[in-house]
Context: one part of a larger RNA
């Protein structure tokens, strides 16, 4: 001079993008951040409709008459019982919609924080697997056949303060099991043959033996059957199963690169190889028995200390130094230690157990949680945001789809942290006003500066109108593929409908007014800018050199000048 996730000081008008818990990986109230599928499957509640049942109030008719009043003739007329209209209400079943909490599938191991911890194949970078996986995704071929028993829910008993937890009956599947079948799959067994540095591999091929599946949802009746819709049949789509490819994404080994300490010099016994073995998707002392005595190390083994790696980042002319927050990629960790199950994948952040610290509730017997997710809170600290809106848009899970769910993501808020633009007026004006400051008392200088005069509205308030981020979906049509089919299905064009959190925002247009908006830091010399008064080695500045002890351009104030300017100064910290 640059530069920063910056702070502190004085100031402080705007927009836009960007950034913001660097410190104790300290402790958390409270909400939310992972669901979803009724088109798997039983079963409960609901709307609605239809058929059966119950049949209330009410009304008609009839029949009983109390009581009263009475000209004693007879009028009025409570309550009750029957019988019909009427239909509220109960109850049962079917059908078609919707909600559920349970089995059951898929996701949860993505995404999202953090960097304690690790000097290590952890990370870059190039390779290898002739030593492996691999759920969803795309392609291809083939199958998808018949049984059988259970556990939840559900009900019932029971325990417990709860969290929960037990016994009894018994129910369903795409949930579990048995048999079938099965070329290319596997495993054991020979033979040939091709590549290849290397046969432990491909390809044929000989016996033998094993291992699969699950249905849902729509539509069609030409033949079958029952009979007026259904079954089974066929078809369309979702899906199950076995091979074989294929991307994508992993596991594992390998060369090669990157601190610092020698005031750490010897380190090393599953250590270093070797056989057979166990395990793993897999190679391996990864593990185990047993044999051998090896194997690293001054080119620093072992040991300390420090640290997440890296595209990048800041700085230089570069070479280099320094760093590694924000975005990416990898890894590691999820209150500390340990360990396992599930599952295509975890030794799994908002999954399980086990122990250790320390919270919560307890009836004292026990029990319940883990913000390094978003936000918010106490603490420590110089020092760091909203308990905000939507899933409109990208992306992801679920589902057949509508849809649901996403604190991922989009927005928004606060902060001059930063970074980039914009204003805070322009044009005339000399009486060189008034004051201030200063003077050799002529004058100088603030200074066209201000007043005044035209003028103009970024921004300000007010109004008024107003994109674009939207395509999808969802409905009809038509043309094409599958298909028996004017069904369903999928593409491909049309047409209509309907969807925005930011936000009625960007912008545009009117209407008023100079109208709302300027500090800060130095001015002794490096270093750009000088007088005055105070003060008197005091008070006080000071990066360095230094200044102040009575005329200080160094200190305090004033005028005034220079340099940035909505920011300037100051501290820490890299070059």
């Nucleotide at each position: 001079g640059a530069g920063u996730g910056a702070a502190c000081g004085c100031u402080g008008g705007c927009u836009g993008c960007g950034u913001g818990g660097a410190u104790u990986a300290g402790g958390c109230a409270u909400g939310c951040a992972a669901g979803u599928c009724g088109a798997u499957c039983g079963a409960u509640c609901u709307a609605u409709u239809u058929u059966a049942u119950u049949g209330a109030a009410g009304u008609a008719g009839u029949u009983u008459g109390a009581a009263g009043c009475u000209u004693c003739u007879g009028c009025u007329g409570a309550u009750g019982g029957c019988u019909g209209c009427g239909g509220a209400u109960u109850u049962a079943a079917a059908a078609c919609g919707g909600a559920u909490a349970g089995c059951g599938g898929c996701a949860a191991a993505c995404g999202g924080g953090u960097g304690a911890g690790u000097a290590a194949c952890a990370c870059g970078u190039g390779g290898g697997u002739a030593a492996c996986g691999u759920a969803c995704c795309u392609c291809a071929a083939g199958g998808u056949g018949g049984g059988g028993g259970a556990c939840a829910g559900c009900c019932u008993c029971g325990a417990g303060a709860a969290a929960u937890c037990g016994g009894g009956a018994g129910u369903a599947a795409u949930a579990c099991c048995c048999c079938a079948u099965a070329g290319u799959u596997c495993c054991u067994u020979g033979g040939a043959u091709c590549u290849g540095c290397g046969a432990u591999g491909g390809u044929c091929u000989u016996a033998g033996g094993a291992u699969a599946a699950a249905g849902g949802u729509g539509g069609c009746c030409u033949a079958u059957c029952c009979u007026u819709g259904g079954a089974a049949g066929c078809u369309a789509u979702c899906g199950c199963c076995u091979u074989a490819a294929g991307a994508g994404c992993g596991g594992c080994c390998c060369g090669c690169g990157a601190c610092u300490u020698a005031u750490c010099a010897g380190g090393u016994a599953g250590u270093u190889g070797g056989u057979a073995g166990g395990g793993u998707a897999a190679u391996g002392g990864c593990c185990u028995a047993c044999c051998a005595a090896g194997c690293c190390a001054g080119u620093g083994a072992c040991g300390g200390g420090u640290a997440g790696c890296u595209g990048g980042c800041c700085u230089g002319a570069g070479a280099g130094g320094g760093u590694g927050g924000u975005c990416a990629g990898c890894c590691a960790c999820a209150u500390c230690g340990g360990g396992a199950c599930u599952g295509a994948g975890a030794c799994a952040c908002u999954g399980c157990c086990c122990g250790g610290a320390a919270u919560c509730c307890u009836a004292c017997g026990g029990u319940a949680g883990g913000c390094u997710g978003c936000a918010u809170u106490c603490g420590a600290g110089a020092a760091u945001c909203u308990u905000u809106c939507a899933c409109a848009a990208u992306g992801g899970a679920c589902g057949a789809a509508a849809g649901u769910c996403u604190g991922a993501u989009g927005a928004u808020g606060c902060g001059a942290c930063g970074c980039c633009g914009c204003g805070u007026g322009g044009g005339g004006g000399a009486u060189g006003a008034a004051g201030g400051u200063u003077u050799u008392c002529g004058g100088a200088u603030c200074g066209u500066a201000a007043a005044c005069c035209c003028c103009u509205u970024u921004u300000a308030u007010c109004g008024a109108g107003g994109a674009g981020g939207a395509a999808a979906g969802c409905u009809u049509a038509a043309a094409g593929g599958u298909g028996a089919a004017u069904a369903a299905u999928c593409u491909u064009u049309a047409a209509g409908u309907c969807u925005g959190a930011c936000u009625g925002u960007a912008c545009u247009c009117g209407a008023u007014g100079a109208a709302u908006a300027a500090g800060c830091c130095a001015c002794g010399g490096c270093u750009a800018a000088c007088u005055c008064c105070g003060u008197g080695c005091c008070a006080g500045c000071a990066g360095c050199c230094g200044c102040g002890g009575u005329a200080a351009u160094a200190c305090g104030g004033a005028g005034g000048u220079g340099g940035c300017g909505a920011g300037c100064g100051u501290u820490a910290c890299u070059c």
The part of an RNA shown here (small-subunit ribosomal RNA, 5' domain) has 575 nucleotides and comes from a Candidatus Omnitrophota bacterium. The sequence was found in a public genome assembly. Model confidence (mean pLDDT): 83 of 100. NCBI's taxonomy places the organism under Bacteria, Pseudomonadati, Candidatus Omnitrophota.